[in-house]
RNA sequence: AGUAGAGGCGCAAAGCUAAAAGAGUAGCUUUCCAGAGUAGAUGGAUCUACUGAGAAGGAAAGUAAAAGGGUAGUUUUGCCGAAGGUUAGCUGUCAUCCAUUACAGUUAACUUGGUCAAAUCCAUAAUAUGAAUUUGACUGUCGCUAGUAACUAGCGGAGAGCUAUU
Numbered sequence: 001a002g003u004a005g006a007g008g009c010g011c012a013a014a015g016c017u018a019a020a021a022g023a024g025u026a027g028c029u030u031u032c033c034a035g036a037g038u039a040g041a042u043g044g045a046u047c048u049a050c051u052g053a054g055a056a057g058g059a060a061a062g063u064a065a066a067a068g069g070g071u072a073g074u075u076u077u078g079c080c081g082a083a084g085g086u087u088a089g090c091u092g093u094c095a096u097c098c099a100u101u102a103c104a105g106u107u108a109a110c111u112u113g114g115u116c117a118a119a120u121c122c123a124u125a126a127u128a129u130g131a132a133u134u135u136g137a138c139u140g141u142c143g144c145u146a147g148u149a150a151c152u153a154g155c156g157g158a159g160a161g162c163u164a165u166u
Stems, first nucleotide, its partner, number of pairs: 001166005008080001010079009027063007037050004041100006083112011113139008122130002141157007
């Protein structure tokens, strides 16, 4: 350097089924108040559309969704830096341009062995869930020490690691 493996509620992606929540919310219709702007993610410029035959906003009544996200079950695929995160750059999407945001993809550097729980904080409609940080527990691996060994205990390290093999 190559090949093959191990950790276990193991990681990630996609599909199917079901229900919950989203929500009696958005939107639409009618009546009343009101009286000039409103919409296309946010701001500016432009463009387009609607608007005194009444915009935005408010109240009442009626009608009434969806998406993202998530839960349970199940199937398939790729795998063991699987995969995740932080920062920065590049590309693309939302009428056009500029700036910002969000989403998707990609590159580089740094970082996390894995799982679970709790707390804090952020995202979100959310008490679901996810990310980050801290603490604790469990677990795999290597090193050191002790017990003869198997194995057990303690301490410490990190996947650019560990085991086997050429």